[in-house]
RNA sequence: UUUUUGAGGAUUUGAUCCUGGUCCAGGAUGAACGCUGGCGGCGUGGAUAAGGCAUGCAAGUCGAACGGUCCGCAAGGACAGUGGCGAACGAGUUAGUAACACCCUAGUACGUACCCCGAAGUGGAGCAUAGCCAGCCGAAAGGUUGGAUAAUUCUCCAUGUGGAAGCAAUUCUAAAGGCGCAAGCCGCUUCGGGAUCGGCUUAGGUCCCAUCAGCCAGUUGGCGAGGUAAUGGCUCACCAAAGCGACGACGGGUAGGGGAGCUGAGAGGCUGUUCCCCAACGACGAGACUGAGACACGGCUCGUACACCUACGGGUGGCAGCAGUCGAGAAUAUUCGACAAUGGGCGAAAGCCUGAUCGAGCGACGCCGCGUGCAGGAUGAAGGCCCUCGGGUUGUAAACUGCUUUUAUGUUCCAAAAAGUUAUUGAUUAGAACAUGAAUAAGGAGCUGCAAACUUCGUGCCAGCAGCCGCGGUAAUACGAAGGCUUCAAGCGUUAUCCGGAUUUAUUGGGCGUAAAGGGCGCGUAGGGGGUUCGGCGGGUUUUCGGUAAAAUGCCGGGGCUUAACUUCGGAUAUGCCGGAAAAACUACCAAACUUGAGGAUGUUAGAGGUGAAUGGAACGCACGGUGUAGGGGUGAAAUCCGUUGAUAUCGUGCGGAACACCAAAGGCGAAAGCAAUUCACUGGGACAUUCCUGACCCUGAGGCGCGAAAGCGUGGGGAGCAAAAAGGAUUAGAUACCCUUGUAGUCCACGCCCUAAACGAUGUCUGCUCGCUGUUUCGAGUAUCGACCCUCGGAGUGGCCAAGCUAACGCGUUAAGCAGACCGCCUGGGAAGUACGAGCGCAAGCUUAAAACUCAAAGGAAUAGACGGGGACUCGCACAAGCGGUGGAACAUGUGGUUUAAUUCGACGGUAAACGAGGAACCUCACCAGGGCUUGAAAUGUUUUCGAAGACAAUUCGAAAGGAUUGUCGUCCUUCGCAAGAAGGACGGAAGCACAGGUGCUGCAUGGUUGCCGUCAGCAUGUGCCGUGAGGCGCUCCCUUCAAUGGGGUAACAUGCGCAACCCUCGCCUCGUGUUAUACGUGUCACGAGGGACUGCCGUGGUAUACACGGAGGAAGGUGAGGACGACGUCAAAUCAGCAUGGCCCUCUGAUGCCCUGGGCCACACACAUGUUACAAUGGCCAUUCACAGCGGGUUGCCAAGCCGUAAGGCGGAGCUAAUCCCUGAAAUAUGGCCUCAGUUCAGAUUGCGGGCUGCAACUCGCCCGCAUGAAGCCGGAAUCGCUAGUAAUCGCGGAUCAGAAUGCCGCGGUGAAUACGUUCUCGAGUCCUGUACUCACCGCCCGUCACACCAAGGGAGCCGGGAGAGCUUAAAGUGCGUUUCGCGCGUAUCAGAGCUAGCUCGGUGACACGGGUGAAGUCGUAACAAGGCACGCGUAGCGGAAGCUGUGCGUGGAUCAAUUA
Repeated sequence: UUUUUGAGGAUUUGAUCCUGGUCCAGGAUGAACGCUGGCGGCGUGGAUAAGGCAUGCAAGUCGAACGGUCCGCAAGGACAGUGGCGAACGAGUUAGUAACACCCUAGUACGUACCCCGAAGUGGAGCAUAGCCAGCCGAAAGGUUGGAUAAUUCUCCAUGUGGAAGCAAUUCUAAAGGCGCAAGCCGCUUCGGGAUCGGCUUAGGUCCCAUCAGCCAGUUGGCGAGGUAAUGGCUCACCAAAGCGACGACGGGUAGGGGAGCUGAGAGGCUGUUCCCCAACGACGAGACUGAGACACGGCUCGUACACCUACGGGUGGCAGCAGUCGAGAAUAUUCGACAAUGGGCGAAAGCCUGAUCGAGCGACGCCGCGUGCAGGAUGAAGGCCCUCGGGUUGUAAACUGCUUUUAUGUUCCAAAAAGUUAUUGAUUAGAACAUGAAUAAGGAGCUGCAAACUUCGUGCCAGCAGCCGCGGUAAUACGAAGGCUUCAAGCGUUAUCCGGAUUUAUUGGGCGUAAAGGGCGCGUAGGGGGUUCGGCGGGUUUUCGGUAAAAUGCCGGGGCUUAACUUCGGAUAUGCCGGAAAAACUACCAAACUUGAGGAUGUUAGAGGUGAAUGGAACGCACGGUGUAGGGGUGAAAUCCGUUGAUAUCGUGCGGAACACCAAAGGCGAAAGCAAUUCACUGGGACAUUCCUGACCCUGAGGCGCGAAAGCGUGGGGAGCAAAAAGGAUUAGAUACCCUUGUAGUCCACGCCCUAAACGAUGUCUGCUCGCUGUUUCGAGUAUCGACCCUCGGAGUGGCCAAGCUAACGCGUUAAGCAGACCGCCUGGGAAGUACGAGCGCAAGCUUAAAACUCAAAGGAAUAGACGGGGACUCGCACAAGCGGUGGAACAUGUGGUUUAAUUCGACGGUAAACGAGGAACCUCACCAGGGCUUGAAAUGUUUUCGAAGACAAUUCGAAAGGAUUGUCGUCCUUCGCAAGAAGGACGGAAGCACAGGUGCUGCAUGGUUGCCGUCAGCAUGUGCCGUGAGGCGCUCCCUUCAAUGGGGUAACAUGCGCAACCCUCGCCUCGUGUUAUACGUGUCACGAGGGACUGCCGUGGUAUACACGGAGGAAGGUGAGGACGACGUCAAAUCAGCAUGGCCCUCUGAUGCCCUGGGCCACACACAUGUUACAAUGGCCAUUCACAGCGGGUUGCCAAGCCGUAAGGCGGAGCUAAUCCCUGAAAUAUGGCCUCAGUUCAGAUUGCGGGCUGCAACUCGCCCGCAUGAAGCCGGAAUCGCUAGUAAUCGCGGAUCAGAAUGCCGCGGUGAAUACGUUCUCGAGUCCUGUACUCACCGCCCGUCACACCAAGGGAGCCGGGAGAGCUUAAAGUGCGUUUCGCGCGUAUCAGAGCUAGCUCGGUGACACGGGUGAAGUCGUAACAAGGCACGCGUAGCGGAAGCUGUGCGUGGAUCAAUUA
C1' cells in the first nucleotide's frame, strides 16, 4: 500500500416499546465419562500427592601418562590402583519466586577449560604416596599400623621473548613428557589476539486486594578498609540523617517468565501441555571443598523427617533420569529394541559409553486420509409400522443377476534412509507382484419452540424429561417403547474449562429526570484542562535512514511423502525498543507583549441574607374580682371529662410563654439547609451603569476543611398552646389504631454534640452556540411629562406555552433532558443488604466505608387496551320513588334439599336450578330395586353348514309370567335338468357357527345441534386513509337530538358490514270482490281474500338548522297507533352424551352395564326452601229468580243432542255431525230480590268415616269424580321481598295440548276494569366519557408481616484443634574466617542451620447455644400496601405494640376528588 473482516434467537407483558439479566446456536482442550468401534499416516499421553519407592539400566573413558597383577610361546590382550580429561553438558520437574526471575533496550568495574591465530620456551635437582607385601580391628560398611615403589602427581633451583606491580629505578614470575626405526605427531609452559560461553549494571514492561496507609537502623548517603574474576552496604569501623510512598510504599493472596497457543472482525480476553530460549529446584534445611566453570539430581560434611540392614556396637539410602510399583484420583502408557542414523564424553585411533536420541509397543486422546462395495433390479415380495380399510411407508432398500478387490488373509520379491569406515556393519519401516473371496468392517445422538427431523401405542402432575421457555392431572409430535425421519460418522453424545455471541466494564464502543446510577451544599490542596500575538527551543509529534526484535509457529509463493495431516525452501510480517539526520504547524517549556476571560475602582440599587438587642398588638391559658344559673364540653351517635364548693357565657384587672393575621404573589434573598411583626447596631453576597486600573491572575476539584431541616443526646433555664409515651371513654369479632377527654418527654432559650431526609428540579459545577410568543421582580437608557404613569429598547433573576433537535415513551426545549468542550461524582439483573465482618467517628442512638455464601428468571421504566374503585361527570331501565295487588304466617298441591330405603333412577344449583327436562310415573313409560329366565341375542346386515316350501291350527306339562320341554293335524311353492325316482338353485323359516349386534354405561372439560343470561341493551366490527417506533388510536370522541351508533352539525377521516328501524303476522278504520253458513230472503255490525289509509304530510312556536321538540287542525288511528315473530360481536370451559347425532374409553362366548318377565320403587317423611291454589270474609257467603252478555278452540277408536232413570257422579238411549250447518256449550263475575249481621260464624274448607260412579287386564301400595256425615289450621301475616304504567294491574269464567283415566301446572281466549309516576338524592342493573391502579384467572383480584413445621447457606459464639509469618531470650552441629597454638582428630571467638522457651499477630476447621436470612400446591393470626385501598402514601427520626404496623415531629408528591386563582 492492497486485500480480508462483524448474522442472531428464546425468555418479564393481556398485548407493546425500552432497560436489564439468564439461556442457546460457534470454535477450542495434555481431557474424563456413556454407547459403539475396520485400517493406515503424523502427533500426543501423570494436569492430582515437588507423596513414598522394590528391581534393572541412565557417565564414563584414556595402557600412546605411571608402577604393577593376570593370561599368552610370543605378538598382544584384560584388569584394580595412581594420574589426566569429563562428570557444571545432556535428561527431569515447576515446589519456591511478584524478583533485574523473565522480556525488551543500552552498557562494562570482569572471567572464560577444551578450539583457532601469533610470539617465545620445554634446562637441572629432589621429597613423597596409592597399588603391593606383612600385621591388627570390625557382623558389615570400612578402618588402622609398619615396609618398599612409579609417573604427564608434588616440590625446589635456573632462564625471562613476554607478563605482573610501580612515575621510574627496580623487583617478581613457567614447563612434562609420551608414541614412532624415522620423518614426524600428540602434548606441556608463558604471553598477546580471536571465537564461544558466562558474571554484573541499566531505562521501560510484568496479576489481584486500600476491609493492607504509612514503611525502613545496614536503613539512605559519604570517607577508609576488607572481600570478589569484577562494580557495589557485598562486609566492617567512623560520620551525616537520610531513603521509599496515593504515579500505591509496606503488608496479604496467587503465580515460574517469554517465544507462543485458543478465541475474536478487530481492539482485546483467557492460557503457558508438547517444541525452542531463560530461570529455579533435586527428600527438607544449611555449609563449604574440588575445579576454567558448582555452592554440584545419579559428589562431600552436618542437622531434621522417613525408610532399610544389623551380631545392637554401628552402618546405608534419596526415580522432579528411562521403564516399573504402591498411594491419592474422573484420569494419563512398556520393568521393549538399537547405538544403524543425529549428537555428546574420552581416546592418536580402533573403539568404548550414551533410557540423549532413533525406533517399536499400548490408548479413537487429537488431526488427516481410506474403506465397509459398484451397476442393474417393481408382482413395488415378505415382515414391520400407520390407515379414512381405498391404501400409504420402510423401498431399489432386500431377494436375484452381473462386476470389482481399496482393505483383509496367504505366498513371493525388492529399493531407500548410506555419509563414513581398511574391513565387518540396518533396531525399525515404506514399496511391488500373485492368489482367495462381497468376502473381514456402522454406529451415536436427536425429532414442542429456539433448531434440521412425526406418527402410533403405553402411562395419567404417577413414572419421568428438561440448556432456557417449559412438558406430564385419559386423546402427550416434550415421559417410556415401536415404526418412520433428521444429522454427524469410526465415531457420536454428555460433563468440565476458556474465548465468542456479551456494545453485559463500552479505548475502538454504554450510561446516570422517571429503568441501576449526580456526592445534601460550599471553600479549596494535589491532579486534569486552559484566551490573543511575536520570538526562541526541539521534550512530545511527523518524515527518513541504520541496528535489533533467535529459530520454530502464523501468512504468501514453491518443493517432498500416491493425497492430506505432516515436513522443507524462499519471501513478506513481527504495529516494539535504541541510535543518526531533518521539519516546526499543534502541544509542552523559556522570554516578551495584549485585553475580550477573571478581578479591582466609582456611582446607583432591591431584598423574610446573617448575628445581637429592644419594643408592640391580636389570640390563648391561668389568677383575682363583678354579673349570672344549670348546664357545659364533645361526637356519626355517645361516654369518659368540667360544673350548685357556681362551670359554660360575659365584664374588668394582673401575670405568663410561644407564634407573628391582613400585606402575601407564579413574589424576594441565600451555596444548600433555610429565612416573614416593628425598630436600632454590626455584617456577608448580588444586580445595573461608567469603561478608569491589573494583565490570564482562569475552570474543575480525589483527599481535606466548613456549613448542614426535623427528630435525638448532654448541662442549665423555661414551659401558654400543641403533643410521642401513658391513662381513661367509645368503635369493633378483636382495636395495643383511626374518633373523644386528659396528659409527660419534647416543641422555646443558652452552650456543646449528632450529620441524617422523597437533604428533589429525584436533573453536579463552569463556558460557548442554537426560532419565538407571553407574564412577573429589579436596574438602566430613549421618548414623553412640571413630575409620575404609559410606550420602545438593553441587562440580571423568576414563571407559562411552543419550533428545530433530543427522548423508550412521558416529556425537555436559551433556567435543555438540544449542539459541543473541561473536570469531578456515581451505575453494571432482582433478593440476601446498605446487612455481616473489619476499620474510622460518636456520650448514646447510630453514621460513614462495605462484601460473600445462598436463592430466583426475572426485578424494573414508559405507554396501550380492558376490568375494577367504599373516584368523578352525563344518560337510561317498574331500578328507586308514587300507587295497586301479592309472597314471607295457615292448610293443601307441586318441585327441591335433607333423611330414610332393597330401590326411593338420572339430570338441572346465585341471578340464569327448584308446577324445571315431565305437554300429564297404577302396568307400560323405566333408565332404579328384588327375584325368575335368554345368550348371534327383542330389532339390523353379510356369510358357512344343515333341516324344512312358506304357512295355518291344536293339545299336554312346569311356571307368577317370561320362558322351557313335548306331541299332533292340515299344507305341500317357483326356476332348470330329468320319462321318473331324484338332483341343483332361489325366496322364506328353524338350528348350529362366524363377522357382529346391543348399552338411558362414562366423558357437555373431546364435539355437532339446540337453549338460557347479559339484552331488544345499542352496541360490535371491517376496507382504504391518517397519527404513533409499537401495542394501538382516529373513524364510533365533541354539540344538539332520538326508543335507538335515530338523525343533523362539526371534525383526519371517508365509506362499508352485522345490529336499530323497516320489510312479515295479528288487532283497530275504510273500499272492493266472493258467498259454505246465518238470515227477518231485503241483505248483513258475518266470514274469507285483495287493496286503501299515517308520511311530522299541513299550520304555528322554539331551535344555527331542510335534525328535532312542543302545540293545533283534519282523521278510526299522530308522531314507533297496540301486540307478536325476529336476539349483533361476544360472555359464563353456563346447560344438555337422558331428545337426537357423534370422537374416545368401558361392559359382552368369564352368560352380562345387553334383552324379556313378575312384583316393588320414582308417591317414603322429624325437617328446611321454592312456586302455586284456597282462604281468613259483609266491596262477602248462601238461596232464588228474569235471567242477561263472550271469545279462542276441539270432535269419527271422536264430540255426543232430544227424551227417560238416578239426590249426584253417572247410566240407558240413539238423532245429528268428517263440522260458520251437528255436538262440546246453560260462560262466570254482573243484575234483581231474600236470608246471614261480625261470630272461628250460614266464613274457610283440610282431615277422616261410610256409601257409590267412571276409566282401565288391573285403582292395595298409588287415580279421578259423586252423595251423606265430619268441620282442622286460619281473623290479613316479623325481618325481608315480588309483579305491574292501560284495555295494563286486579278480578271472573271458558277452551286446548298431553291423555284409557288422572291439573291448583302450562299454553291460549274473552268478560268486568282501576290507581299512580313530583322526580333521579338513594338501591340494583346497563351505556358513554374523564381519572387512579402494584389487577389481566381481571376486586370472588393482588398482596404484607409475625407464629408453627421442614430443609439450606452464612455471620456471632464459652471454647477446642491445626496452619502461616515475624519478634525477643536461651542453646547451638558441620563448615568457613580470625586469634592462639604443644601443629593434634586441640582451644577460644564471630557467623549460622536447627532446637527449646515466652507473649502476641494472622488464616482456617470444629462447637453447646441463641439470632437474622433464604427456600418450601393447598397450616394459624390479622389486612399494612395497590382505587381517595376505605385514616392518601412515602422518606428521615423517636417512642410504643402478637404481627403486619400505629402515633408524634419535619420534609416530598412519586396523592385522588372538589373549589379558587393565574395563563

RNAcentral holds the sequence, with entries from ENA. Predicted 3D model of a 1463-nucleotide RNA (small-subunit ribosomal RNA) from a Patescibacteria group bacterium. Taxonomically the source falls in Bacteria candidate phyla (Bacteria).